[in-house]
Context: one part of a larger RNA
């Protein structure tokens, strides 16, 4: 820009893409078959490998936010207690998030039309013959559906529901142009289940969108100070302490204020 007014939701599916895999065990059944040795088709059930997708409750990684221990050095005048630097100094743990080594799901059944092949009926050719004779039937991971995803710019531009309504000026009434609006949308702002940016999504005071605060899940592992024991290193009590808390809930304290723009007049 189009889709014969302007919008908001939900859809149909022309078409396109993805996927399509292979075992083992049990049973049927030690049956059919076979002198025996051996040993099935068909059907039923279970369980794997591989590939793909999703997810983080459990298992397990990471986790330069977090907690703790500790070495050297330096600063806060000194002790004590802390901060900085040394690969995150090194080391031990670890929430959210992101992941696989983890969990769940799928790769299934079925139908149609067929290939090689197997046939029925049956002449040409009184027999026979599956037939580049008429006619009829089976038959494969291939093909078309079926399963999952995208999809009306499918210009062949589809469908359903709902909302807005029949203003003004110019123009010969008309075609048309312009202006302010409606439903609605956007700018702008707080953001994340989204993300390079657009976009998407959640909100914008009639508000829990982010931060803060409170409480909690959870993580570290027992703070400082003081008392006690010990010559002391240290241990112990106060005390599941202190610190953190990317997660959850609550709470308008802070910031989403204010404002602007676009947007129909058809048939």
């Nucleotide at each position: 820009c189009g889709a014969a007014a302007g919008a908001u939701a939900c859809u149909u599916g022309a078409g396109g893409g993805g996927a399509c895999u292979c075992g083992u065990u049990c049973u049927u059944a030690g049956u059919a078959c076979g002198a025996g040795a051996g040993g099935a088709c068909c059907g039923g059930a279970a369980u794997g490998a591989c590939u793909g997708g999703a997810c983080c409750g459990a298992c397990g990684g990471u986790g330069u936010g977090u907690c703790u221990g500790u070495u050297g050095u330096u600063u806060u005048g000194c002790c004590a207690a802390a901060g900085g630097c040394a690969u995150u100094g090194c080391a031990g743990a670890g929430u959210a998030g992101c992941c696989a080594c983890g969990u769940c799901c799928a790769g299934a059944a079925a139908g149609g039309a067929u290939a090689a092949g197997u046939g029925c009926u049956g002449a040409a050719c009184g027999c026979a013959u599956c037939u580049c004779a008429a006619g009829c039937a089976c038959g494969a991971a291939a093909c078309c559906u079926g399963c999952c995803c995208c999809a009306a710019g499918a210009u062949g531009a589809g469908g359903u529901a709902u909302c807005u309504c029949a203003u003004g000026u110019c123009g010969u009434u008309a075609a048309g142009a312009c202006a302010g609006u409606a439903a609605g949308g956007a700018u702008c702002c707080a953001g994340a289940g989204a993300g390079a940016u657009g976009a998407u999504c959640u909100g914008g005071u009639u508000g829990a969108u982010a931060g803060g605060c409170u409480u909690c899940a959870c993580g570290u592992a027992g703070a400082a100070g003081u008392g006690u024991a010990g010559u002391g290193a240290u241990a112990u009590a106060u005390g599941g302490a202190g610190c953190g808390g990317a997660g959850a809930a609550g709470u308008a304290c802070u910031a989403a204020u204010a404002a602007u723009c676009c947007g129909a007049g058809g048939g």